[in-house]
RNA sequence: AAAUUGAAGAGUUUGAUCAUGGCUCAGAUUGAACGCUAGCGGCAAGCUUAACACAUGCAAGUCGAGCGGCAACGGAAAACAGUUUACUGUUUUGACGGCGAGCGGCGAACGGGUGAGUAAUAUCUGGGAAACUACUCAAUGGAAGGGAAUAACUAUUAGAAAUGAUAGCUAAUGCCAUAUAAUGUCUUAUUAAAGACCAAAGGGGGUUAAAAUCUCACACCAUUGAAUGUGCUCAGACGAGAUUAGCUAGUAAGUGAGGUAAAGGCUCACUUAGGCAACGAUCUCUAGUUGGUCUGAGAGGACGACCAGCCACACUGGAACUGAGACACGGUCCAGACUCUUACGGGAGGCAGCAGUGGGGAAUAUUGCACAAUGGGCGAAAGCCUGAUGCAGCUAUGCCGCGUGUGUGAAGAAUGCCUUAGGGUUGUAAAGCACUUUCAGUAGGAAAGAAAAAUAUUAAUUUAAUACGUUAAUACUUGACGUUACCUUCAAAAGAAGCACCGGCUAACUCCGUGCCAGCAGCCGCGGUAAUACGGGGGGUGCUAGUGUUAAUCAGAAUUACUGGGCGUAAAGAGCACGUAGGUGGUAUAUUAAGUCAGAUGUGAAAUCCCUAAGCUUAACUUAGGAACUGCAUUUGAAACUAAUAAACUAGAGUUUUGUAGAGGGGGGUAGAAUUCCAAGUGUAGCGGUGAAAUGCGCAGAUAUUUGGAGGAAUACCAGUGGCGAAGGCGACCCCCUGGGCAAAAACUGACACUGAGGUGCGAAAGCGUGGGGAGCAAACAGGAUUAGAUACCCUGGUAGUCCAUGCUGUAAACAAUGUCAAUUUGAAAGUUGUAUCCUUGAGAUAUAGCUUUCGUAGCUAACGCGUUAAAUUGACCGCCUGGGAAGUACGACCGCAAGGUUAAAACUCAAAUGAAUUGACGGGGGCCCGCACAAGCGGUGGAGCAUGUGGUUUAAUUCGAUGCAACGCGAAAAACCUUACCUACUCUUGACAUCCAAAAAACAUUUUAGAAAUAGAAUGGACUUUUAUAAAAGAAUUUUGAGACAGGUGCUGCAUGGCUGUCGUCAGCUCGUGUUGUGAAAUGUUGGGUUAAGUCCCGCAACGAGCGCAACCCUUAUUUUUUGUUACCAUCGUGAAAGACGGGGACUCAAAAAAACCUGCCAGUGAUAAAUUGGAGGAAGGUGAGGACGACGUCAAGUCAUCAUGGCCCUUAUGAGUAGGGCUACACACGUGCUACAAUGGUGUAUACAAAGAGUAGCUAACUUGUAAAAGCAAGCAAAUCUCAUAAAGUACAUCUCAGUCCGGAUUGGAGUCUGCAACUCGACUCCAUGAAGUUGGAAUCGCUAGUAAUCGUAGAUCAGCAUGCUACGGUGAAUACGUUCUCGGGCCUUGUACACACCGCCCGUCACACCAUGGAAGUGAAUUGCAAAAGAAGUGAUUAGCUUAAUCUAAGGAAGGGCAAUUACCACUUUGUGGUUCAUAACUGGGGUGAAGUCGUAACAAGGUAACCGUAGGGGAACCUGCGGUUGGAUCACCUCCUUA
Repeated sequence: AAAUUGAAGAGUUUGAUCAUGGCUCAGAUUGAACGCUAGCGGCAAGCUUAACACAUGCAAGUCGAGCGGCAACGGAAAACAGUUUACUGUUUUGACGGCGAGCGGCGAACGGGUGAGUAAUAUCUGGGAAACUACUCAAUGGAAGGGAAUAACUAUUAGAAAUGAUAGCUAAUGCCAUAUAAUGUCUUAUUAAAGACCAAAGGGGGUUAAAAUCUCACACCAUUGAAUGUGCUCAGACGAGAUUAGCUAGUAAGUGAGGUAAAGGCUCACUUAGGCAACGAUCUCUAGUUGGUCUGAGAGGACGACCAGCCACACUGGAACUGAGACACGGUCCAGACUCUUACGGGAGGCAGCAGUGGGGAAUAUUGCACAAUGGGCGAAAGCCUGAUGCAGCUAUGCCGCGUGUGUGAAGAAUGCCUUAGGGUUGUAAAGCACUUUCAGUAGGAAAGAAAAAUAUUAAUUUAAUACGUUAAUACUUGACGUUACCUUCAAAAGAAGCACCGGCUAACUCCGUGCCAGCAGCCGCGGUAAUACGGGGGGUGCUAGUGUUAAUCAGAAUUACUGGGCGUAAAGAGCACGUAGGUGGUAUAUUAAGUCAGAUGUGAAAUCCCUAAGCUUAACUUAGGAACUGCAUUUGAAACUAAUAAACUAGAGUUUUGUAGAGGGGGGUAGAAUUCCAAGUGUAGCGGUGAAAUGCGCAGAUAUUUGGAGGAAUACCAGUGGCGAAGGCGACCCCCUGGGCAAAAACUGACACUGAGGUGCGAAAGCGUGGGGAGCAAACAGGAUUAGAUACCCUGGUAGUCCAUGCUGUAAACAAUGUCAAUUUGAAAGUUGUAUCCUUGAGAUAUAGCUUUCGUAGCUAACGCGUUAAAUUGACCGCCUGGGAAGUACGACCGCAAGGUUAAAACUCAAAUGAAUUGACGGGGGCCCGCACAAGCGGUGGAGCAUGUGGUUUAAUUCGAUGCAACGCGAAAAACCUUACCUACUCUUGACAUCCAAAAAACAUUUUAGAAAUAGAAUGGACUUUUAUAAAAGAAUUUUGAGACAGGUGCUGCAUGGCUGUCGUCAGCUCGUGUUGUGAAAUGUUGGGUUAAGUCCCGCAACGAGCGCAACCCUUAUUUUUUGUUACCAUCGUGAAAGACGGGGACUCAAAAAAACCUGCCAGUGAUAAAUUGGAGGAAGGUGAGGACGACGUCAAGUCAUCAUGGCCCUUAUGAGUAGGGCUACACACGUGCUACAAUGGUGUAUACAAAGAGUAGCUAACUUGUAAAAGCAAGCAAAUCUCAUAAAGUACAUCUCAGUCCGGAUUGGAGUCUGCAACUCGACUCCAUGAAGUUGGAAUCGCUAGUAAUCGUAGAUCAGCAUGCUACGGUGAAUACGUUCUCGGGCCUUGUACACACCGCCCGUCACACCAUGGAAGUGAAUUGCAAAAGAAGUGAUUAGCUUAAUCUAAGGAAGGGCAAUUACCACUUUGUGGUUCAUAACUGGGGUGAAGUCGUAACAAGGUAACCGUAGGGGAACCUGCGGUUGGAUCACCUCCUUA
């Protein structure tokens, strides 16, 4: 100098967010266990379970210096015998060293073990007085003189044994009297005394001839004091449960007595009737307690192994004896259970001492060495004993330390693994080279733990003393551990690394296998064919002789909140009040000192923790000193605050007076309107009811209407976020009784106050009891409807009930989901009830007080919201909450007539449940807007025949795909073969196709045989380049053969993918940056007012800008101009019979290039002076001129692996390839899309006019000829503004048909042909002749279309050898209608509700059925524990005694006193009986509850959830539920009323 440096979070509820709230993880720890692994040492620790049972050995003895003695050993002496004369043997002797057994003393009550019991006779802390205390220390005094026995031993004797019995002998520090007797005790007494009573033991050394005396130390007796230990007692502290609320008769107290070491109901007699308890008695359950240990920032929480203190226990229960001390672990007695033994009569035993055994268990060690050290017992001492203790052994059980090598080493070796095939990684890692030797091993050396005691000698001191004692020196001597620690030698890198993890939390990634399987998992979760999550490999990360798992505690958890939480909506304010205990309490003064604060003293054991040092090589560990022990007690002070006491005050509270408003309460009476009923009149066929109906009433006269009467219930308007009341609640008028509030001004009392556990009272509706009443309404019930059903909603009836009186019940969304009281804190407006003042007397103004409502500042809140009536800021008191479900349930208790109410759990189960707000989506919610969406129109489909596609069926195959809109004349812009993917049959296997290698042959062509062909075979012909003179070799293309790498797959997965496409939708939307708002998700912008086809534009605005979309740019088309002019054109001129045929022309048409033009530009109205809109002018065209291409962010796991591409999987003499034939074309049926029709706006015949856009050489094909025709023959032109296809048709003109199954319609069928093609049977198109079906305008339903559109008419093209009614283009003719947005469908924007977010095809409730789990009830059954009343009574102790017996003393000699045994008795353990309580286990049957991918029935809730929901209550019903009565808004929507905001 120090001992006071200490506080972290994460995952998981949601589409996302904030909050609430639980679950889980990361940390530390352990007497641990288990899995895998294991080199060494040090220090610790080691039956947590069966206080279960124990074999064997040991754990308490010692003293001969207390005693009699002598069984064993040694020595000595004597005697005898033998002889080898020095030995041996026998006998005797206790004087000797010693000593078994015995008497006696001390110890055995310590030490060691365990934690069963015990919630206080325990423990902890601090006190106290009425006590004892062996051994120890100190002091005083004493220690005299006698006596009687007894064990051992001997003899006899019982018994199997244990153990005894009888007779006889003997000693003591054993026992007993006597003496002595105070500073002890007692009595009398009262400060001076007196009286009575009580004791003892000797042995050893010295000295001496011996004894006594004496002396030394020890031992002994009495007394006093100290110390130590123990007993008693007081206060406080020290677990849980109230579903344990009353307990107690020796109980509480007193007096007296007894008893004890000692106070005391400790015990007894008597007296009193007390005592304890909500500050938790009694009862039940659990538990040894403390220092401390673990954890924690701390406060706390959990624990109580080892070490230390205390307590309790010793097989179970009871009891005493001895002793200083025990009611005694290794003592006694008794009872019980168990074990052993027995000769069956009896007897023995107690490891919760150390080892050890069995058993139990997940689990815990050696039947070791030593008293060398420390300590204990005995002894004078040596010494003996000591499983205390010191050591060793076993165990990675924990903590600590060390090692398993170090340096260098790139060819970045090999292997392994991965790979984008290049490489990467393992990896300086290894090998190699150079070093070192800790530890283990070998050999050797070598501390400390040892200090003494004792003996011998000497000296000093003390003393009368050479005794004794003390001190010193010298000599001698003591080590279990131990082959010790430590040091040295030798040899060689030599002998020494594993475990867990790698999806996030949480450090660490890849491959293969598997395929919701196997498995993982702490939480979230992973696995259904590309798993960083399973298993294995490689790699990596963490720790390391360990590592992981499991179990357990604390922390994190502010998740029980003292430090340090909450209750409007998340769990949570009691329905309301009064009031007891308790808690809290206004202003000022004085005193006290209980709380409070400060100082001092005592205590708070040691160890532990902490600090500083020291010792083991370090550390763990150990030692020393300190700090600390936050506590308790005593004492001295202070006096502000709280408290107490005293005496005051008036601001809190209350009383009196005068007013005042009111559906405040109770009782009595009265009134009018209306419903119903009754009677009568008038009057006639309906009334009533509903979405529509029916049941019902009515010709026996209803409804309607008029008059009269009866009866019950409720009080229109006024009426109002108006009033009153504690709450529930209270509404016509009048009377009586009565409670509270408020205002104003005075007076009085003087803190009388606030809150309020228990307690008491009030308490809607429904319900219950008794007695009335009963008009209307109306659970139940009945009928009618609705419906799949309808135990409902709707309708017609209708009983309890609703009403009154009087009792009970005690609950509601009893709500403001907000406890009561008090204080403080900007405002605005309004309603209501008072009072005061002012004047201008009013529907006035100002001020003030009470109550009520709305909006809002600060502040608060998770947000919503609250906001002087707080959910703000503070204070006082009470109630309540601690994840969801099970459950406000079970059991128990209390209350109730019952229904039920109050109080109130657990097992089990889940990882969530919940609040507020956000974005979407949705609604049988609302508002606005758009669209051929409806409406208004035109034409169709649905009926017929045929074509075509699909489903289904069939088949050897009918290949595959597409399936609501958004599949179905779709892929397919062309299935006779081919295509072709399917089926059957026959074939091939490196393959029909690609690359590589080797060998051979040119390739190829022609002819021919077998075969269905593929294929197999035969014959003939037949080449190039280079080197070189040829042969020969090499090469290029091609073919054949062979080997293997590989080819091939229209096989699977469109839910592994790319690309492409559809759809919402050409709908007007979808987003971003910066800023701002919000804790945040998010919002704002993008909403609002207008406008538009449009998020188009304008205005406004915490927004300002921007992007993708819209629009525009592009193409076609409508008008014009310019340029050019063939193959197009032809006005003018010319030729020509005619034809732009020719010359010519460049005007026109047209072609194709470039331009122009339309912009709400102009005018007027409307509008906001805007955007825009309406009308007009001009113009070819007018408000996007028309059409096309163009498709935002995204949605549908939409479609496509069969266009193509592609990951993975699968097949490989086949799922590949070839060939022939067949099939895709089937046919009871159903659907979609079309064509043709049903006729006169038509059919047929004849004549005749006008297009556009295309195609063409393996082609289009003119003209001519033939054929009725399809077509054929022959043969110009044209690779095209030239030639051809190629006549356009509807139309127009004329003629005919005259309403019919027809001169409509053309299917079907027969015959004959044409064309294409190897081929027309299955299975093509066309032509001619003949035939001449259905069909006469189409049910429910449904489709398209808004102008050059619908409708109608024809033309061309792609595909294609041939084959369109389909598809794609082209032009001709050419309409009708749109009032409008109520409705249907779809979409957009805003808003609202939501329990949805896979987003309404959502979510979700209950019964029933099945499986499993825990649990309640239950006739009973079994066990444990306990109360009460009894029985019983061993041992023991106390008491008594008439029996038996008796050494010490007394005696008058007879006996006596005293004792022992025995007996009796009181108390009492085991045990037994009866009857209760409590707890546990189990049980036929039974109740509900929970859980469980795909069960049944419905659809109750969430949206207005389709009857708004919910609360209480009652009834009913398969079930969710329905209905009645009262209540709540935690109900949507519209309208109205009222009110508020616009600081």
About this RNA: The RNA shown here (small-subunit ribosomal RNA) has 1543 nucleotides and comes from Candidatus Psyllophila symbiotica. Rfam family: Bacterial small subunit ribosomal RNA. Rfam links the family to the GO terms ribosome and structural constituent of ribosome. The RNAcentral record of the sequence draws on ENA and SILVA.